[in-house]
Context: one part of a larger RNA
Molecule: small-subunit ribosomal RNA, 3' major domain
Organism: uncultured bacterium
This record gives sequence, structure tokens and C1' cells, in this order.
RNA sequence: UGACGGGGGCCCGCACAAGCGGCGGAGCAUGUGGAUUAAUUCGAUGCAACGCGAAGAACCUUACCUGGGCUUGACAUAUACAAGACAGGCGUAGAGAUACGUCCUCCCUUGUGGUUUGUAUACAGGUGGUGCAUGGUUGUCGUCAGCUCGUGUCGUGAGAUGUUGGGUUAAGUCCCGCAACGAGCGCAACCCUUGUCUUAUGUUGCCAGCAUUUGGUUGGGGACUCAUGAGAGACUGCCGGGGCCAACUCGGAGGAAGGUGGGGAUGACGUCAAAUCAUCAUGCCCCUUAUGACCUGGGCUACACACGUGCUACAAUGGUUGGUACAACGAGUCGCAAGCCGGUGACGGCAAGCUAAUCUCUUAAAGCCAAUCUCAGUUCGGAUUGUAGGCUGCAACUCGCCUACAUGAAGUCGGAAUCGCUAGUAAUCGCGGAUCAGCACGCCGCGGUGAAUACGUUCCCGGGCCU
Repeated sequence: UGACGGGGGCCCGCACAAGCGGCGGAGCAUGUGGAUUAAUUCGAUGCAACGCGAAGAACCUUACCUGGGCUUGACAUAUACAAGACAGGCGUAGAGAUACGUCCUCCCUUGUGGUUUGUAUACAGGUGGUGCAUGGUUGUCGUCAGCUCGUGUCGUGAGAUGUUGGGUUAAGUCCCGCAACGAGCGCAACCCUUGUCUUAUGUUGCCAGCAUUUGGUUGGGGACUCAUGAGAGACUGCCGGGGCCAACUCGGAGGAAGGUGGGGAUGACGUCAAAUCAUCAUGCCCCUUAUGACCUGGGCUACACACGUGCUACAAUGGUUGGUACAACGAGUCGCAAGCCGGUGACGGCAAGCUAAUCUCUUAAAGCCAAUCUCAGUUCGGAUUGUAGGCUGCAACUCGCCUACAUGAAGUCGGAAUCGCUAGUAAUCGCGGAUCAGCACGCCGCGGUGAAUACGUUCCCGGGCCU
């Protein structure tokens, strides 16, 4: 000077408390450990690994294993020599890679050409090792309020001061004081979005009034909604109380919004030899007829068990059946597909429109109105299994998703313990997208319905300042 203390003082945070809903028990999905295996590729491991890298493992991916074949190589550059094609189609053998046969077959600025193949040599190649050799990127403390510098002053010096103190703030935010005076990186603001209004423009959007229609369908209109631009608006600006005539704070007015309006992006100096050599780059080491590269099949999907994260439930605030209402974000030509027909259905056939405010995905669901079930392992719950089908795709056996019929397991609210959340939030309901041939209970978004509670800071956890 720091760090630490079951030392002290002050302060904050869903940290506790007050509440609401979960997890821990069941079934299933998914990740991990373990054990297994020819292989179950590799990495991530307290918080900060475990629905993580992976926004999607049937082949491919794929890095792993078995077997088959290659050695200037699947890929790059260069040189020398040789050849005229290479690629592609067909046939035969083969699991295929590949091998053999056959068909077809170069370009022009005519040169030491281009291009391709073969041979030879330099070399290629490595998802091999080291993240404790590194760059870059990222997590975390933490969106916590801190971290420093110049000059001056003090101290022999390490250093101190400033940055401490009195108030105040979300904030080292601001005010006052002060051997300090200033400054930088952070805070805040500037950026995006949302909430109100004005204005401009009205097509593919909208429809009040006038006609018209099954229908904003058509004429017409720019008022309204909405869209896209440009502005206004919030600043403790105004009033009152408190405060030191300060910063600020409490209350009020006006206002769509009030004291940072809500949300996002934004992450200081640094910590953890934190993570990543498997995104990429890269030093060194290692392999070079193999640790490279090609192919077939298998594996990453296995299963006495243990843990994490989810989904579905255990029912009546519910299940089933019928009728009926209201979204937003998005996506679409290798695509989205209306409509009609067939099928109980998944889906199939024909096919309009749309490169999209035009057409389609697209009937939102919970809700509401009726009917029924009457507390039971049930008309709850749907695992598991059988049969028959559908779709994608060379190909669904290992190992995809969906449909119908049948089957109808555990489960009656979950021990110790533990998690999330303070408002359009929790809870609950559906919808869209990326990846993607196909495959989501995951992820990223969107809207609908919409609570309870916060006395307080003694205690648990983490953090800040002074001592």
C1' cells in the first nucleotide's frame, strides 16, 4: 500500500423478509457423470460446465471404430521431361472407393503459349500436442462506481494528498469545505425502440360522409387507422414546505408522459496462468506408403445407476363435444400455396395468386355461449406396446417425424434441501422465425389474458465507502 477478520460505522442489490409460481417425488425429452464398447470423436467442470460449442449426428456432417484400396497425394505453387486431351456418357467386376473396356473429345493472340494428364523433385496435408509460449474472441466480478494521471505540497523512503470530511445522488452525481489545482478512462448524455401531439405524403394501406357491393368490391375521399419521413414535447421548467440563501429532497399543478418515463445497445483499470491451438490465425514440438487422403458399413442414439435443465400431468378455476369473438412479430420463387376434389386422418390429385402493406403461410389459443361428465386411478393422465397407413429422402433395420384404430403404465401435488420473479412483471395462452430434404418439449422473437406482495434491513449471500 493492499487483502482478509465469526472487528466497528454508513449504504446498496429479488440478498433476506412479504408474496406468487416452480424444481426436488412420477412418466417422457435433453445434456452430463459413470460404467460399457471395436468405437461409443473432441472440448466445456463451483458460482461463471451440464436443452453448453451443436441455428437441428439416418448417408453426408464426422473429427471416432471395422474392413477395402492410395502415396507429389482430396487441395496450392514452381521446375524439368513426356503425352494429347481432361471432363462426361455407356458396359463389366466390386460394398463402394476404384479398375478395365468402349463412345465422344481441346482452345487460340502459332508461342520456350494456355489447359489437362503422367513421371520426377521441391513440397502439400494434419480437427496431432502445448490456451501454462501466443494473437484474436469470450465469460466473470458488474452496468458494481470505481480506476488513474500531470503539476504542486508533505514524507529519508515505500508512499500520501487530490479521491478524505459535512450533505446529497442510481452514480467519484452534484453542492459546501479543504494543500491542493486541474485532467483522463468510467457515470450521465449523445444512438435505437416504445408511449403523446403536430406536419408532409397517401399505395398495395384506411373508409366518416355520398353512391355501390356477398365482400373497401367499385367510383370517390385524405378526415380516421396505419405506414414512412420531418419536427414538438420533460428541463426539477412552475408553485409550496424542508435544507446552509447550496446541491438536493417531499408535496402539488399542468401534462400522453415527472423527476434516469419503460426497454435495449453500450461493460473503466483490472481479477480468475478463467475458456477457446476443434471458428480463425500462430511460435515450438511431433507424423510424412501416415497422426495425411478416399470409400463401405458401424458409432456419436448403447445402459444396473447418479445429477442438471425442460415438457406433460396428477384434474371440476377441470376434461370432452358443438357454436362463436379478438392479435402481433415474422417467412415465402430450389418457395408460400388459396380454391375444388378424394381420404376418418396424416396427406394426395388438379390448380388461381404472389419476387409480397397487393397473394399465401393465417381458422390464433386461452376467452365467451351452451351441453355433458360428478370426485373415481375416473370421460383425469397419457407412457408403453400391437396393427394399418402418410411424408421427406439413393436409403428411415441399427436411428426420423406424423396419422388412425386398439392398448391404457406411473402419477392423488412431491423429504431434506433449493430456484425465478417488484408490473404489463410473475403466472398462463397460443403464434412466428433461424438451422433445415426431413426432424424441437430446445433456442430467438411476438402478441392475448393478467395478479399478489415489499413492515423493514436483525439475520443469510454478493458488493461499495471510511476506519